[in-house]
Model confidence (mean pLDDT): 84 of 100.
Predicted 3D model of a 1394-nucleotide RNA (small-subunit ribosomal RNA) from an uncultured bacterium.
Its Rfam family is "Bacterial small subunit ribosomal RNA". Gene Ontology terms of the family: ribosome and structural constituent of ribosome.
RNAcentral holds the sequence, with entries from ENA.
RNA sequence: AGAGUUUGAUCCUGGCUCAGGAUGAACGCUGGCGGCGUGCUUAACACAUGCAAGUCGAACGGAGUUGCUUAUUACGAUCCCUUCGGGGUGACGAUAUGUAACUUAGUGGCGGACGGGUGAGUAACGCGUGGGUAACCUGCCUUACACAGGGGGACAACAGUUGGAAACGACUGCUAAUACCGCAUAAGCGCACAGGACCGCAUGGUCGAGGGGUCAAAGAUUAAUUGCUGAGAGGUGGGCUCGCGUCUGAUUAGGUAGUUGGUGAGGUAACGGCCCACCAAGCCGACGAUCAGUAGCCGACCUGAGAGGGUGAUCGGCCACAUUGGGACUGAGACACGGCCCAAACUCCUACGGGAGGCAGCAGUGGGGAAUAUUGGGCAAUGGGGGGAACCCUGACCCAGCAACGCCGCGUGGAGGAAGAAGGUUUUCGGAUCGUAAACUCCUGUCCUCAGGGAAGAGAAGAAGACGGUACCUGAGGAGGAAGCCCCGGCUAACUACGUGCCAGCAGCCGCGGUAAUACGUAGGGGGCAAGCGUUGUCCGGAAUGAUUGGGCGUAAAGGGCGCGUAGGCGGCCUGUUAAGUCUGGAGUGAAAGUCCUGCUUUCAAGGUGGGAAUUGCUUUGGAUACUGAUGGGCUUGAGUGCAGGAGAGGUAAGUGGAAUUCCCAGUGUAGCGGUGAAAUGCGUAGAGAUUGGGAGGAACACCAGUGGCGAAGGCGACUUACUGGACUGUAACUGACGCUGAGGCGCGAAAGUGUGGGGAGCAAACAGGAUUAGAUACCCUGGUAGUCCACACUGUAAACGAUGAGUAAAAGGUGUAGGAGGUAUCGACCCCUUCUGUGCCGGAGUAAACACAAUAAGCACUCCGCCUGGGGAGUACGGCCGCAAGGUUGAAACUCAAAGGAAUUGACGGGGACCCGCACAAGCGGUGGAGUAUGUGGCUUAAUUCGAUGCAACGCGAAGAACCUUACCAAGGCUUGACAUCCUGUGACAGAUUAUGAAAGUAAUUCUUUUCUUCGGAAACACAGAGACAGGUGCUGUAUGGCCGUCGUCAGCUCGUGUCGUGAGAUGUUUGGUUAAGUCCAGCAACGAGCGCAACCCCUGCUGCCAGUUACCAGCGAGUAAUGUCGGCGACUCUGGCGGGACUGCCCAGAUCAACUGGGAGGAAGGUGGGGACGACGUCAGGUCAGUAUGGCCCUUAUGCCUUGGGCUGCACACGUACUACAAUGCCCAGAACAGAGGGAAGCCAGCCCGCGAGGGUGAGCGGAUCCCUAAAUCUGGGCCCAGUUCGGAUUGGAGGCUGCAACCCGCCUCCAUGAAGCCGGAAUCGCUAGUAAUGGCGCAUCAGCUACGGCGCCGUGAAUACAUUCCCGGGUCUUGCACUCACCGCCCGUCA
Repeated sequence: AGAGUUUGAUCCUGGCUCAGGAUGAACGCUGGCGGCGUGCUUAACACAUGCAAGUCGAACGGAGUUGCUUAUUACGAUCCCUUCGGGGUGACGAUAUGUAACUUAGUGGCGGACGGGUGAGUAACGCGUGGGUAACCUGCCUUACACAGGGGGACAACAGUUGGAAACGACUGCUAAUACCGCAUAAGCGCACAGGACCGCAUGGUCGAGGGGUCAAAGAUUAAUUGCUGAGAGGUGGGCUCGCGUCUGAUUAGGUAGUUGGUGAGGUAACGGCCCACCAAGCCGACGAUCAGUAGCCGACCUGAGAGGGUGAUCGGCCACAUUGGGACUGAGACACGGCCCAAACUCCUACGGGAGGCAGCAGUGGGGAAUAUUGGGCAAUGGGGGGAACCCUGACCCAGCAACGCCGCGUGGAGGAAGAAGGUUUUCGGAUCGUAAACUCCUGUCCUCAGGGAAGAGAAGAAGACGGUACCUGAGGAGGAAGCCCCGGCUAACUACGUGCCAGCAGCCGCGGUAAUACGUAGGGGGCAAGCGUUGUCCGGAAUGAUUGGGCGUAAAGGGCGCGUAGGCGGCCUGUUAAGUCUGGAGUGAAAGUCCUGCUUUCAAGGUGGGAAUUGCUUUGGAUACUGAUGGGCUUGAGUGCAGGAGAGGUAAGUGGAAUUCCCAGUGUAGCGGUGAAAUGCGUAGAGAUUGGGAGGAACACCAGUGGCGAAGGCGACUUACUGGACUGUAACUGACGCUGAGGCGCGAAAGUGUGGGGAGCAAACAGGAUUAGAUACCCUGGUAGUCCACACUGUAAACGAUGAGUAAAAGGUGUAGGAGGUAUCGACCCCUUCUGUGCCGGAGUAAACACAAUAAGCACUCCGCCUGGGGAGUACGGCCGCAAGGUUGAAACUCAAAGGAAUUGACGGGGACCCGCACAAGCGGUGGAGUAUGUGGCUUAAUUCGAUGCAACGCGAAGAACCUUACCAAGGCUUGACAUCCUGUGACAGAUUAUGAAAGUAAUUCUUUUCUUCGGAAACACAGAGACAGGUGCUGUAUGGCCGUCGUCAGCUCGUGUCGUGAGAUGUUUGGUUAAGUCCAGCAACGAGCGCAACCCCUGCUGCCAGUUACCAGCGAGUAAUGUCGGCGACUCUGGCGGGACUGCCCAGAUCAACUGGGAGGAAGGUGGGGACGACGUCAGGUCAGUAUGGCCCUUAUGCCUUGGGCUGCACACGUACUACAAUGCCCAGAACAGAGGGAAGCCAGCCCGCGAGGGUGAGCGGAUCCCUAAAUCUGGGCCCAGUUCGGAUUGGAGGCUGCAACCCGCCUCCAUGAAGCCGGAAUCGCUAGUAAUGGCGCAUCAGCUACGGCGCCGUGAAUACAUUCCCGGGUCUUGCACUCACCGCCCGUCA
């Protein structure tokens, strides 16, 4: 940074799609480790259980525990003494006083307004930013001043009584305080009064002094201290208020009654309609009020080059909320998440009377959902509450657990190792590839496992570590445990095989798949990323595709139908002031974190941390004054006015005029008129039409008339008059920026249409009839009503177009036209020159995708308005507004497509144009289509009727020969390495003959025989047997192919190089003017040349020369015969066949650009290509052929191969094509007579002779050929027939024969005799041919045993007619034009139905 996709190709417009980044993610497949983060986006749904806010006994009275002390007391353990009566000691206890330590229900103090959660509500001073508070508050904290004297009365606890299931109370009595209440004392702290100084931004504030009234306090203790009271200052935290900013919708345009303001009173910490009474009627709104929808806001985060766009998780600031709604209390602070009261819903307890509760705290549960974690440890650290402290509390917090959810790091091994192993895949079978990859050898030890050691985190003396025996270190172990996912047609890096066969499937877009799929599925290989990889969702980017940066509007989407004008926006020259915008300097602020830069640090990184920059903003202040603004003064060039002129279908109203149509009346007059492509409906003998005269009525104004005029547009056309708008020219007297544009608004606005009332000649929707047509609700014709006309009112739209909004300025020209003015000239006119305004054409620069525009811009600039943002849905629906209605205006979405579109290019096409050609038409001649037969095809039939060819360009075609064979088809019988090829092994010759069986192929048996070469090892050829590799296939695909062919078309075209033009596809050349059969040639030309085609070169034929002369020829010479070039000879002629000549517009005349060339003529055998052939450009038809051959792929392999017999390809209600023979007298029959060319001939052609009516048979000479043979007919001569289904015609059938062949039944040809069908010239339609041609006559050849040949290919004989012309039909060529076609008109495409 771009790419794909509209087209046959191109340029443009324009949408769709992709490559990038991001994510609180989810899903699929997969999953080794660690660090740091993150984790209910949905139901502000409901919640079991535990914990999350307490603390102070150094405020107080009690109560309790323990120790000590003292006293009392009871029973009296123990011990001592004893006279045994008793005495003494007196433990453990109990009670009371004092005392010490401790516990704490209550009173009291502080804290529960912080911390933690959530984002429901909120479009708001809620938030952000910057101010104000002279309109305010502030517990604890800091600092400084002053004070604390003396009293009083209660209430809990407690005791007693008592209610209730409980929660929780009630009554009586006692008591303490840092709880509560008076009194004293006290201050400009507050209040009222009067007065002073200073200050400010309006109310006002500050300071000092005066007298008056009011108001304080609390003590505790370990005697260090700490607390209390008043007032001040500070700090911190808040309240209120203001400027600016803060989403979408106008299909939400009006909203508002405490509403806006005032006065007074109340309330508050404080201002305020905050509340109340009264008064006034305001206030907000197009700079978007109100309403509706959506939403917590920001620092920041994502993206982007930036400007922007999107987001508001985690962290931080603010706000709001705590089941829902409302309310206040306490307090420094709340209208209070774990406080209170009320109401509501829900849940729970209950003895039914009544009570209890609030996870949007941390865990956790259910539910919802694609989806989001543990009912963990600890107060060790940081922080918070209470306390003097020890300490207590703290789900804040610090940690751990779960999850690849994200970012970052590491690993899954390293080195060597070619027999390039095995195996996989592929293959042209040689190989290639996976691949140094593996195995194998030697190493290493990150992670891992085990063992040992073991932290920092706790700052300064000690104590105190949840994490944690964790991080980390050391040692040992062993490559052992650790790789997947997506993609591979283009975009986009990466290719093959098989399977599948528009199926299954893929797909982000274009699009793949219908038998050779790099796009489906699998495999091998490859590419990418990697503990992840893909997919999906969302956002930005690319998208300049909403364009401020940075787009457009003639034809692609887009200029309002036009004007006037409001708000608004913009605005001429000179000068003064100001300093709002603007520029510049300073100050404050813009929290921290984040981003960026830089340093340090975790072994690196992510992460952490220090510093800096940045935070583009807001506020304030000093300065500058060019520009913009504000304000003052002046100017005249913008604009307007005046004066003097001329032009005009400008508008409105009234009146007037002639031509024409129609109608009415009358005259003349008679049979038609009218209408059309042709007709008919219609009118007319009741007198039309025509014509003459008179009259009526309506509408429109010929000529003039002109890319002429006027108007803002719509629009305006006879003449006159009246009223009236605007523009233009000249002048420079007046005003002095008064201007431009113009959202809303107002007005004008063709035609059609609507309402009311007139009018109505012509024309004419609807309608009727007649035609046309398959139909014809149309086009054409005859009629005809609304309407068209007038008045008034409505409608408000048009391709209302220059598809081009208005205004201003400057920037080459040329030429026409309309209206003015000036000048020159000669008095004038004309002409000429200059200039202003309007209206056209051409054209330069420039612009544009191109077309084109070009002073009347679509160029260069500025100002303002309107409009556009892919196609369809749709200018539709809904809503609003307007309208009498018709309808107009404003104006979507769902859904759907990957395009829709503009301009230009090449071709094809046109019942477009121009020119030209062709047996294309026309002019002719002969046919086909009718008959019979032959042949091919379709169809039908069949066991099979093998297959192919199917408009021209298939159909007497492949087939230049189907009885068997051919043969590919069918039936039956057989074979399986095969009928044919190569290779291996073994055996052996093989072949031949005979017999049996069989339809044959074959099978079985018998018999005969024993190849060639040799270095004697063997080799070659052949046959048989065997095993497999393989053979074989007329099986499929001519849409996988080669080759060959047909066709357009023997049409004159098709291209290239260089140059030039065009952004490009392309164009030019090749177009144009002539000319030609021809892109043949000439001239011209931004083209100059060249190639493939055309022509010529080749062959045949037409004339001729030379040479040559056998088998051809025979004039002269000779010989011979009944006769014949028969013989000798000749080389003259004909002929044969080789080399030449000849024709070139060369010559003449005329025309022409004096070029090509054309017309005519001479000469010549031939004249303008002499005639014919061969020869077929680039290409088209996926034309034909896999069955001529070749060939990829697929298929069959005891058969889809091979052999054999028989059958079929020949079947027959029918249809078509191509031919033959005819229908007759230009004929037929009989007899006689004559003249070719080109070919063929040995299993051949066959003379002659004999036999047969004949086909033919027999015999037999010649000839492998200029020698012999096949070998002419039409024609001519003579005769017959006499117009008939015939002496025409020969089908069909019967009989008898011949020939070929193994064999003529299916299924051959020929002959003879007999039979003697249809047919008397052919409907619609259609074919060939322009001269040695058509027509007509025979002859030959290939294939071939024979033949269906009447076919095909050749040959010669006889031998015409016609062409005015290019309008039309068909085909073709060139130029041009249109096009929505390009698979190219057999196109495209619309509607209906299924």